The part of an RNA shown here (small-subunit ribosomal RNA, central domain) has 339 nucleotides and comes from an uncultured Bacillota bacterium. Model confidence (mean pLDDT): 87 of 100.
[in-house]
Context: one part of a larger RNA
RNA sequence: CUGGGCGUAAAGGGCACGCAGGCGGUUUUUUAAGUCAGAUGUGAAAGGUCCCGGCUCAACCGGGGAACGAUUUGAAACUGGAGAACUUGAGUAUUGGAGAGGCAAGUGGAAUUCCUAGUGUAGCGGUGAAAUGCGUAGAGAUUAGGAGGAACACCAGUGGCGAAGGCGGCUUGCUGGACAAUACUGACGCUGAGGUGCGAAAGCGUGGGGAGCAAACAGGAUUAGAUACCCUGGUAGUCCACGCCGUAAACGAUGAGUGCUAGGUGUUGGGGGAACUCAGUGCCGCAGUUAACACAAUAAGCACUCCGCCUGGGGAGUACGACCGCAAGUGUGAAACUC
Repeated sequence: CUGGGCGUAAAGGGCACGCAGGCGGUUUUUUAAGUCAGAUGUGAAAGGUCCCGGCUCAACCGGGGAACGAUUUGAAACUGGAGAACUUGAGUAUUGGAGAGGCAAGUGGAAUUCCUAGUGUAGCGGUGAAAUGCGUAGAGAUUAGGAGGAACACCAGUGGCGAAGGCGGCUUGCUGGACAAUACUGACGCUGAGGUGCGAAAGCGUGGGGAGCAAACAGGAUUAGAUACCCUGGUAGUCCACGCCGUAAACGAUGAGUGCUAGGUGUUGGGGGAACUCAGUGCCGCAGUUAACACAAUAAGCACUCCGCCUGGGGAGUACGACCGCAAGUGUGAAACUC
């Protein structure tokens, strides 16, 4: 190495594209590399391996065999190579409808805050109760006008879209994907170590912006204390542009692909006159699986292909090394010792 596993016990890479590699549909002809069979008799002996035997056993020793390799002759089912064909896998085109898929520009109303002006007078605010705070220099309330930023009520839905992260006012432009029907190409496919790209929030750099909210911070309370929970304020940040970071309970805690295996019932989008059917998304449930919970055609069932990962707890996702990063730190990743 071989084994057994990865929803919750240790274990699915955050997600995709993809070089190498691994694996690969149906029919037919051919080849004979793999495969299988025969022959040759070599690869000294010893050693190794299996069986049997001899020293009381064992070590040791003796006898026999197998396997492996070589040369050669055949077989042709399967795998591989070459040729031809096919359409169900895959793709292309056309037509059609659905969608918060992405990017950019423009634009709308409600609300909060602030400013100006009017009316108006003593409170407002906040809490379990208060106080800090705001207010007679006229607040809060109310009316009108203005400024600015951010987010888009209702519609809204185990509804939709996207590979994942994620995406929600409206309009326009550019653009990706999926689905259905029909025609065409004819295996053009699947996976994917490295690699490359994307990747919430927070954080970082430069320059803008700053309404609300709000780490830090200040004050008021609470309390034995209160570096908290509650309250009044409030700066980074949250927003925009460009560049980094590369992590999350990045979760369905469930890798991707293909086929097969009872039903019932919602819902979304196509086709069809209907029965029905295709693609998603939920619930219930049989067989089967499971330690149980549960899963059950969207499998955790039955199989195959490829990748990733696990191998007692702590030490430790630490130390060290080299790589990446402006930094924060990330990725890779031990051992002693201990239970």
Annotation:
It matches the Rfam family "Bacterial small subunit ribosomal RNA".